[in-house]
RNA sequence: UCUUCGGGGUCGGGUGCAAGUCCCAACCGGCGGUAUAGUCCGCGACCCGCGGUGAGCAAUCAAAGCGGCUGAUUUGGUGUGAUUCCAAAACCGACAGUAAAGUCUGGAUGAGAGAAGA
Numbered sequence: 001u002c003u004u005c006g007g008g009g010u011c012g013g014g015u016g017c018a019a020g021u022c023c024c025a026a027c028c029g030g031c032g033g034u035a036u037a038g039u040c041c042g043c044g045a046c047c048c049g050c051g052g053u054g055a056g057c058a059a060u061c062a063a064a065g066c067g068g069c070u071g072a073u074u075u076g077g078u079g080u081g082a083u084u085c086c087a088a089a090a091c092c093g094a095c096a097g098u099a100a101a102g103u104c105u106g107g108a109u110g111a112g113a114g115a116a117g118a
Base pairs, nucleotide, nucleotide: 001118002117003116004115005114012024013023014022026103027102028093029092030043031042032041033040038091039090047068048067049066050065053062054061055060073089074088075087076086077085095106096105097104
């Protein structure tokens, strides 16, 4: 410098005119660090603001960059070392739509932290 890759999840049942959204229950877990992590530290995306390179007749739209915001864990055991392993019991999950959503539909066949190869 180039190329490719780069997010998973409601079996089943109840109520109801209507719920994959409520109740019971079930299932899922991006990236880097580190003794193996959804819950420690940091990052990404979404959203908000600043910004002003580019496009356009204009209105206006969008990029780089910067900032803000951004959820959740304890106990016991082993060990040199683990809130990461084993056992157990918990907890968390943006925005819009809709009978109230981590799981449906949508922005998104998007973007990106990064990873692999040449």
Description:
This is a predicted structure of a 118-nucleotide RNA (FMN riboswitch aptamer (RFN element)) from Bariatricus massiliensis. The source organism's lineage runs through Bacteria, Bacillati, Bacillota, Lachnospiraceae and Bariatricus. The model forms 100% of the base pairs in the Rfam consensus. Model confidence (mean pLDDT): 86 of 100.